A computed fold for a 72-nucleotide RNA from a sheep gut metagenome, annotated as transfer RNA. The coordinates come from a structure-prediction model, not an experiment, and the mean pLDDT is 81. The sequence is in RNAcentral, with records from MGnify.

RNA sequence: UGGAGCAUAACUCAACGGUAGAGUGGGUGCCUUAUAUGCAUCUGGUUCAGGGUUCGAAUCCCUGUGCUCCAA
Numbered sequence: 001u002g003g004a005g006c007a008u009a010a011c012u013c014a015a016c017g018g019u020a021g022a023g024u025g026g027g028u029g030c031c032u033u034a035u036a037u038g039c040a041u042c043u044g045g046u047u048c049a050g051g052g053u054u055c056g057a058a059u060c061c062c063u064g065u066g067c068u069c070c071a072a
Base pairs, nucleotide, nucleotide: 001071002070003069004068005067006066007065010024011023012022013021018055025043026042027041028040029039030038048064049063050062051061052060
């Protein structure tokens, strides 16, 4: 310098263009003499940023930023 991929909860990851979810984590309660395990419930988000398309965008298009990989 060129090409490709990725960016969603505190972490790891889902999500045909139609109300963004799961597991882990954290809080509370139950259980136990107590702890751990287990069970129930609650807590969680400006979907990287800015535009465009659309009745409607995490999803499609453009630009930028960051990271990774390949080539030089």